Predicted 3D model of a 177-nucleotide RNA (c-di-AMP riboswitch aptamer (ydaO/yuaA leader)) from Nocardioides sp. B-3. Lineage of the source: Bacteria > Actinomycetota > Actinomycetes > Propionibacteriales > Nocardioides. It matches the Rfam family "c-di-AMP riboswitch aptamer (ydaO/yuaA leader)". Gene Ontology terms of the family: regulation of gene expression and cyclic-di-AMP binding.
RNA sequence: GGAGAUGGACCCCCGAGUCACGAAGAUCGGGCAGGAGUGGGGGACCCACAGGUUCCACCGCCGGCCGCAGCGCUCACCAGCGUUCCGGACGGCUCGGGGUGAAGUCAUCGCGAGAUGGCGGGGCACUUUCCAGCUCCAACCCGACAGCUCACCUCACAGGCGUGGGAAAGGAAUCUG
Numbered sequence: 001g002g003a004g005a006u007g008g009a010c011c012c013c014c015g016a017g018u019c020a021c022g023a024a025g026a027u028c029g030g031g032c033a034g035g036a037g038u039g040g041g042g043g044a045c046c047c048a049c050a051g052g053u054u055c056c057a058c059c060g061c062c063g064g065c066c067g068c069a070g071c072g073c074u075c076a077c078c079a080g081c082g083u084u085c086c087g088g089a090c091g092g093c094u095c096g097g098g099g100u101g102a103a104g105u106c107a108u109c110g111c112g113a114g115a116u117g118g119c120g121g122g123g124c125a126c127u128u129u130c131c132a133g134c135u136c137c138a139a140c141c142c143g144a145c146a147g148c149u150c151a152c153c154u155c156a157c158a159g160g161c162g163u164g165g166g167a168a169a170g171g172a173a174u175c176u177g
Base pairs, nucleotide, nucleotide: 011162013160014159018036019035037157038156039155040154041153042152047147060093061092062091063090065088066087067086069084070083071082072081073080074079096145097142098141099140100139104119105118106117107116108115109114120137121136122135123134124133126170127169128168129167130166131165
């Protein structure tokens, strides 16, 4: 001097996912109430939806328990066992439906996983508009069920990254005079 690895700080990007303080407790470590702010879900009147016939579609599936009715068998009786239909609450599941999110839809190919493309949606260092380029369209949750929705109830504040083209208008900050 160079390369690599690791750690810290700073500046950003996607995203609601930030800020301040610290009660109790405490051998240490980890975890952690509440507050402000932001984001989400549930939840009235009103409004919206709805009904009949035919067709289509569809309020699903499983488990044991309880209740009711029927049938069969056993028994002196009480009653017991098996089974079928229906109903109830409880537990589980996901094809119907719903939620967060930009993450939808159609077509073609493929046994499938998936791939390609059209339309549509999201992101790329102040904001908006125009042009250009690149890039993403996932994942998870609820559990048969939820429209909107005042009061009210309730949840979250994570996770993952490193781009930096042009023009115009507006704004902000810093420095100098």